[in-house]
Molecule: Bacterial RNase P class A
Organism: Maricaulaceae bacterium
RNA sequence: CCAGACGGCCGGGCGGCCGCUCUUCCGCAAGGGAGGGAGGAAAGUCCGGGCUCCACGGAGACACGGCGCCGGGUAACGCCCGGCGGGGGCGACCCCAGGGAAAGCGCCGCAGAAAGCAAACCGCCGGCCAACCUUCGGGCGUCGGUAAGGGUGAAAGGGUGGGGUAAGAGCCCACCGCGGACCGAGCGAUCGGUACGGCACGGCAAGCCCCGCCGGGAGCAAGACCAAAUAGGGGUGGCGCGUCGGUUCGCCGACAGAGGGGUCUUCGCCUCGUCGCCCGGGUCGGUCGCGUGAGGCGUUGAGUAAUCAACGUCCCAGAUGAAUGGUCGCCGCCCGCAAGGGCACAGAACCCGGCUUAUAGGCCGUCUGGCGUU
Numbered sequence: 001c002c003a004g005a006c007g008g009c010c011g012g013g014c015g016g017c018c019g020c021u022c023u024u025c026c027g028c029a030a031g032g033g034a035g036g037g038a039g040g041a042a043a044g045u046c047c048g049g050g051c052u053c054c055a056c057g058g059a060g061a062c063a064c065g066g067c068g069c070c071g072g073g074u075a076a077c078g079c080c081c082g083g084c085g086g087g088g089g090c091g092a093c094c095c096c097a098g099g100g101a102a103a104g105c106g107c108c109g110c111a112g113a114a115a116g117c118a119a120a121c122c123g124c125c126g127g128c129c130a131a132c133c134u135u136c137g138g139g140c141g142u143c144g145g146u147a148a149g150g151g152u153g154a155a156a157g158g159g160u161g162g163g164g165u166a167a168g169a170g171c172c173c174a175c176c177g178c179g180g181a182c183c184g185a186g187c188g189a190u191c192g193g194u195a196c197g198g199c200a201c202g203g204c205a206a207g208c209c210c211c212g213c214c215g216g217g218a219g220c221a222a223g224a225c226c227a228a229a230u231a232g233g234g235g236u237g238g239c240g241c242g243u244c245g246g247u248u249c250g251c252c253g254a255c256a257g258a259g260g261g262g263u264c265u266u267c268g269c270c271u272c273g274u275c276g277c278c279c280g281g282g283u284c285g286g287u288c289g290c291g292u293g294a295g296g297c298g299u300u301g302a303g304u305a306a307u308c309a310a311c312g313u314c315c316c317a318g319a320u321g322a323a324u325g326g327u328c329g330c331c332g333c334c335c336g337c338a339a340g341g342g343c344a345c346a347g348a349a350c351c352c353g354g355c356u357u358a359u360a361g362g363c364c365g366u367c368u369g370g371c372g373u374u
Base pairs, nucleotide, nucleotide: 001370002369003368004367005366006365007364008363009362010361012331013330014329015328016327017326018325020037021036022035023034024033025032026031039345043356044355046354047353048352049351050350051219052218053217054216064215065214066213067212068211069083070082071081072080073079084098085096086095087094088093099210100209104208105207106204107203108202121150122149123146124145125144126143127142128141132139133138158176159175160174161173162172163171177199178197179196181194182193183192184191185190223288224287225286226285233279234278235277236276237275238274239273242255243254244253245252246251257272258271259270260269295314296313297312298311299310300309301308302307332343333342334341335340
C1' cells in the first nucleotide's frame, strides 16, 4: 500500500430572532424570570420482567404450550459471556432448534433390480447346451457364485491398502472409523490413552413420542378517584286531582276519565299531574397512575469475559385531537458547470432488560492474508 475479519462510537455543528410544551418562582391578573424537552433504533410487538386488576387454600398428578451441549452472568429470559462438539475459510474469524433413534409407533418421495430381519439390472467368475441365437467354438442364452467394479439415490449394511480366492467377501491382517469396558485429565460438556470386539446398532424426533426444566389470565383503553347538563331510578315536601262509598283522616276501594300497541270495533291488559330538595349508579369532562429508576456518568477494585461491588456525582421529555417547530447567518458534507438544492433510517405514548429489522456518510481500535522497502 492492497484485500479482508472483529469490536466500539458519531450520525450535521455554532449563534441570533420568533413560537410550542412541561416543571418551578414572582404576580390579584395580564404576563414575566429560570430550567428541561425524542432515538440508537423511539420501529416490529417477537421473548423476559416490573406495575395493575381478575381468578385462586396447599401439594401432587394429568393435559396443553414453550425451552433443550456444558459452566457462568442476570430480577428474569428463548438474552449475554466463556468453553465443548460439528461444519466452512490459507487465515483473522464465521455458522449450528446442538437432549434421547439398543423404550415404542410411524415414515424413507423420485430414481433404482433392491430402501430395512436387504437386493443380482449391468458387469465379474464357474458349470451347462434342453429351449433361443450361433461363424457350432460358443453366446448378450441358461443354472449357480459374487456386494470388489458400473449405474440409481440424501442414504446401498464400515473406509484405505495388502493377503486370499474361480471371481469375491472382515474371509484374514495393518491403519483409520465404530462399540461397550478400563485408566487418566477436566466442576462439566468433552478430550487423551490401553487392551478387547470382526462390525452388530442405516437415517428422520423441524412426525408422534420419551426425559429434564419452566409456565394462572388479561393488560395503562390496566386500574383508582372527583363528577355537569339531559333522561331515567329511589326517597321526601308543597300544590293540584271527576263521582260515590268506607275511614283510625294517613288513606283505601269501586266506577268514570286520559294515555299506550301500525289502523278500526269489541273484550282484556299496562300506566297515571306538576314543582322543589336529597340519595345512589352511569355518560361528557377532569385528576391520579406518570417518571428517583433492576437510573446516568466518573474513579477504584474483583473477574478471561458477560457482570458485580464500593465510593463520588447528577436529576436528564412526560404530552393526551397528543409539545419537541420555523426562519436567518457562518461553517462541514453530498449532488450540480452554475444558479441552486439537500442532510441516512426514522418520531416517545406506563416503564425496564433483550432480540430482530431499517440506517446516507464518517471516525477509532485490535487482528489476518498478500505485495513492496529497509